[in-house]
Formats: sequence, structure tokens, C1' cells
RNA sequence: GCCGUCAUAGCUUAGUUAGGUAGAGCAUCUGGCUGUUAACCAGACGGUCGUCGGUUCAAAUCCGGCUGGCGGCGCCA
Repeated sequence: GCCGUCAUAGCUUAGUUAGGUAGAGCAUCUGGCUGUUAACCAGACGGUCGUCGGUUCAAAUCCGGCUGGCGGCGCCA
């Protein structure tokens, strides 16, 4: 340098195939339960969906550029 692949909540991730209201578990907070803690139960909080553009009535999802991670191939020495 080329090709492939990945990037979604504090963490781990689903959703992308085939565009149509962004979800789960853990963590955190509040309440319940308990003599207390843990566990358990209920609720709440938490997202520019890597970034910049494009297409579209509508984009996490399709297209292009860029950034970063991983893998493969190649070039120079």
C1' cells in the first nucleotide's frame, strides 16, 4: 500500500440479511423484603449507534471518504 472484518448505554452485547418508535444483561441510584448484609423483587437513570458527507418521505441499517482495532496479502530495506 491492497483486501476483508469490527466500532451501538459505564462494561458485555442484540438489532444490520429485507430501511419504518434504539433493546437486553451487568453496574449505578431509589424503594420493597430481612434483626443486618448479601441474595431476591419492583422501579428509575444511562445512547451525537466511531466520524464527515450522500441517497431517501424516513438511515444504527444502503453508498462514499476519513479515524481507530483485528486478520490476511504485498512492497522497500
Molecule: transfer RNA
Organism: Thermococci archaeon